[in-house]
Context: one part of a larger RNA
């Protein structure tokens, strides 16, 4: 030296456990901010590094309701104090305090600092200092003074005024820009994809919405969302891809309101004094089988209806601390009963969790019933209120730099094509109800609608966060990066990036007191525990690789 076999090192698989994730389900919230967020610097504890808490009134303060015995957060005990049945800690709900920085906002600034300026007060002989308030920009409102080209004026200018506004926030929406990696087995049109990302602006949603849609000889009847229609017609270097609509079936329903006509006024210019022009404000109107105004004439006063809009319903219902809650015991094994065995018992409760093993009856809770000064807080319903005829006859309104077209672009599924439709930019530019859009180039006939103004609940999306619960989800190389001082340690100039790491025992009963020693290490006895020659804090189990120790063969 190799082999094997027993016994030990080492090591941290496995298994078992779960504080922690993941994924959803129903409700609730859906915002927070100049009354200073959000997020942070420092600081506050009788000793005080870390977390959490708090703000110089600083581990807390009043005040209210709940509670009922012990308390003075956690890692994490100790020692020295101290509160508390005159009610304490704790739990809700309402205030006070709330240093700097930060939108940051009196000026600067390398954030958590440095310097002011007016008013007021404190202290000092005085000066210095210290406290309390105001003093940023911007928009609007009002008023005061101010004031051009320009004479009066007016724009602007200052300086008060009372309101807004700034910034943060996971993820939905909508709008304004807007890639490339890739697909095309290469690459350019194309694709990714109007995505990622960048602005910017709203809400609990958002957005879109009451036909100048749509069909097709029949008809429907705003939007939105889901299912079919369909991966169909179609688009397409006709490749790669893209990819509808009519229609049906269902969520869910709601539909209104200016502008114009005319009528009545304020103001202001112009006037041939007849009125006109402008502009405001009031009534009046709102449509396509046309409507409405204006005259004529006739009828009508009560009922529908109504998110539109106001009271009432309501100091409500509810929701938010918390309170009541039954019903077991012997004896066996065991360290230990919740487990075995006799006999019970309770149940609107035998979900769940813990307790020395496995408990309906030990404990916490759980069905059930009940609960609020304070805070949050509907809704039905009720009452105001507003709406709502016919017929003739006039031809006064019915949204113009629109519509349309040309020429360049974009969105439509639809890549310029026969290209309708939308939307933008240039050049041009209509008609006015005897009008005008559409119906996939255009014309005709027919049909069906009314553009160049606004609004408008559900059904639709989404979860930073709260409350309850569920899971053929995970079980510590999983699951969130993060079970634990975790967005920590640590890397980097930065922007970023970005970990490892969980288990003693039912209890610390964590090993007094003695022994070797090279003395805070190891080990030995003792003691503790069911067990510590395999629970001894490098702590449950404790594989393999690795190292050895004995003992056999081989060589």
């Nucleotide at each position: 030296g190799g082999c094997a076999a027993u016994c030990g090192g080492u090591g941290g698989a496995u298994g078992c456990c779960u504080u922690g994730g993941c994924g959803c389900u129903a409700a609730g919230a859906g915002g927070c901010u100049a009354u200073g967020a959000a997020g942070g610097a420092c600081g506050c504890g009788g000793u005080g590094g870390g977390c959490g808490g708090c703000g110089a009134a600083a581990c807390g303060c009043u005040c209210c309701g709940g509670g009922g015995a012990g308390u003075c957060g956690c890692c994490a005990a100790a020692c020295a104090g101290a509160c508390u049945u005159u009610g304490a800690u704790c739990c809700g709900g309402a205030g006070a305090u709330a240093u700097c920085c930060g939108a940051a906002u009196g000026g600067g600034g390398c954030a958590a600092c440095c310097c002011g300026g007016c008013g007021g007060g404190a202290g000092u002989c005085a000066u210095g200092u210290c406290c309390c308030g105001u003093c940023a920009u911007c928009c609007u409102u009002u008023g005061a003074c101010u004031g051009a080209a320009u004479a009066c004026a007016u724009a602007g200018g200052u300086c008060a005024u009372a309101g807004g506004a700034a910034g943060c926030g996971a993820a939905c929406c909508c709008g304004g820009g807007g890639a490339a990696g890739u697909g095309a087995a290469a690459c350019a049109u194309c694709u990714c994809a109007g995505u990622a990302c960048c602005c910017g602006g709203a809400g609990g949603a958002g957005a879109a919405g009451a036909a100048a849609u749509c069909a097709a000889g029949a008809g429907a009847g705003a939007u939105u969302c889901c299912c079919g229609a369909a991966g169909u017609a179609g688009c397409g270097g006709c490749g790669a891809g893209c990819g509808a609509a009519c229609c049906g079936g269902g969520a869910u329903a709601a539909g209104c309101c200016c502008a114009a006509a005319c009528c009545g006024u304020g103001c202001g210019g112009c006037u041939u004094c007849g009125g006109c022009c402008g502009u405001g404000c009031g009534g009046g109107g709102u449509u396509g089988u046309a409507g409405g105004g204006c005259c004529u004439u006739c009828a009508u006063c009560a009922a529908a209806c109504g998110a539109u809009c106001c009271g009432u319903g309501a100091u409500u219902a509810g929701g938010c601390a918390g309170c009541a809650a039954a019903a077991g015991g012997g004896c066996c094994u065991g360290g230990g009963a919740a487990g075995g065995u006799c006999c019970g018992c309770c149940a609107u409760a035998g979900a769940g969790g813990g307790u020395g093993a496995a408990a309906g009856c030990c404990c916490c809770g759980u069905a059930u019933g009940c609960g609020a000064a304070a805070c949050c807080g509907a809704a039905a319903g009720c009452g105001g209120c507003g709406u709502u005829g016919a017929a003739g006859g006039u031809a006064c309104c019915u949204g113009a730099g629109u519509a349309c077209c040309g020429c360049g672009g974009g969105a439509c599924a639809c890549g310029a094509g026969a290209a309708a439709u939308c939307c933008c930019g240039u050049g041009g530019g209509a008609a006015u109800c005897u009008g005008g859009g559409a119906g996939g180039a255009c014309c005709a006939u027919c049909u069906u609608c009314c553009a160049a103004g606004g609004c408008u609940a559900a059904a639709u999306a989404c979860u930073c966060c709260u409350u309850a619960g569920c899971g053929a989800c995970c079980g510590a190389u999983a699951g969130u990066g993060a079970a634990c001082u975790a967005g920590u340690a640590c890397c980097g100039u930065g922007a970023g990036g970005g970990a490892a790491a969980g288990g003693u025992g039912a209890a610390a009963a964590g090993a007094a007191c003695c022994c070797c020693u090279g003395u805070u290490a190891g080990g030995g006895g003792a003691g503790u525990g069911a067990a510590a020659c395999g629970a001894g804090a490098a702590c449950c189990u404790g594989a393999a690789a690795c190292c050895g120790a004995u003992u056999g063969c081989c060589u």
A computed fold for a 555-nucleotide part of an RNA from Desulfolutivibrio sp., annotated as large-subunit ribosomal RNA, domain I. The coordinates come from a structure-prediction model, not an experiment, and the mean pLDDT is 84. The organism belongs to Desulfolutivibrio, within Bacteria.